[in-house]
């Protein structure tokens, strides 16, 4: 120490309060229960890439330099989870569908990422309309790390 094949192990967070009453319940009173789903409000962010930021190192004091490490974006590029077909005993493959969101001032040679302010987004099925609650899922996966193989 590169292709190749394989095998371990990792691999998602989140409703505090308060309101209304669809509906129920009986002892039938202007009674009780009754939405984490509404309605104020509060809260949370998976991978891999990029990265004018931050730290560490090294050069060596310019207050700089750098093909070096490491972190660093829910809404900037791109990936996963879900649903349908076909093929296959099955593993699996292929192929269709869904697959969400940022603006404004600042600085500055330059902002999609940096400060600052304000917005905005979130599969499917259940159920009172659900990002947060149950349930496919003690599943899967994008991928991460390690260790086999390897040829020189």
């Nucleotide at each position: 120490u590169a292709a190749u094949u394989c095998c371990u192990u990792c691999g998602g967070g989140g409703c505090a309060g308060g309101g209304u009453g669809a509906g129920g319940c009986c002892u039938a009173g202007u009674g009780c229960c009754a939405a984490u789903u509404c309605c104020c409000g509060a809260u949370c962010g998976g991978u891999g890439g990029u990265g004018a930021c931050g730290c560490a190192c090294g050069c060596c004091u310019g207050u700089g330099c750098g093909a070096u490490g490491c972190g660093a974006a829910g809404c900037c590029c791109a990936c996963g989870a879900g649903c349908c077909g076909c093929a296959g005993c099955g593993a699996u493959g292929c192929g269709g569908c869904a697959c969400g969101a940022a603006c404004u001032g600042g600085u500055g040679a330059g902002a999609a990422u940096c400060c600052a302010g304000u917005g905005c987004c979130g599969a499917c099925g259940g159920u009172a309309u659900a990002g947060u609650c149950c349930g496919g899922a003690u599943g899967a996966a994008a991928g991460a790390a390690g260790g086999a193989u390897g040829g020189a």